The RNA shown here (Guanidine-I riboswitch aptamer) has 98 nucleotides and comes from Bacillus piscicola. It matches the Rfam family "Guanidine-I riboswitch aptamer". On this family, see Barrick et al., Proc Natl Acad Sci U S A 2004: "New RNA motifs suggest an expanded scope for riboswitches in bacterial genetic control". Model confidence (mean pLDDT): 83 of 100. The organism belongs to Bacillus, within Bacteria. Of the family's consensus pairs, 100% are formed in the model.
């Protein structure tokens, strides 16, 4: 920039581990070593979880710009992948169920 619609994004939550900070233990030591069956911060995080913004459809109202309203449904393995490292992350509105 272009295309597109059960659209995109951010910020948070369930929820995750353990790179770094922080705590514990060890160590003479402010250095180092261990530990996430350490509460915690950074940090990762939802299609089916929350807020909001902007797109988009559709009615309806404005001279025009633009404003109001509506926008639905979601049961799910097991292997697998990244990242320090794991997950409702990603494959994936997959496979399969109804």
């Nucleotide at each position: 920039c272009c295309a597109a619609a059960u659209g995109u994004u951010u910020u948070c939550u369930a929820g995750g581990g353990u790179u770094c900070c922080g705590c514990a233990a060890c160590u003479a030591a402010u250095c180092g070593u261990u530990g996430g069956a350490c509460u915690g911060g950074u940090c990762c995080a939802a299609g089916a979880g929350a807020a909001a913004a902007c797109u988009c459809a559709u009615a309806g109202a404005u001279u025009u710009u633009u404003c109001u309203a509506u926008g639905u449904c979601a049961c799910g393995g097991a292997a697998g992948g990244a990242u320090a490292a794991a997950a409702g992350c990603c494959u994936g509105g997959g496979a399969g169920a109804u």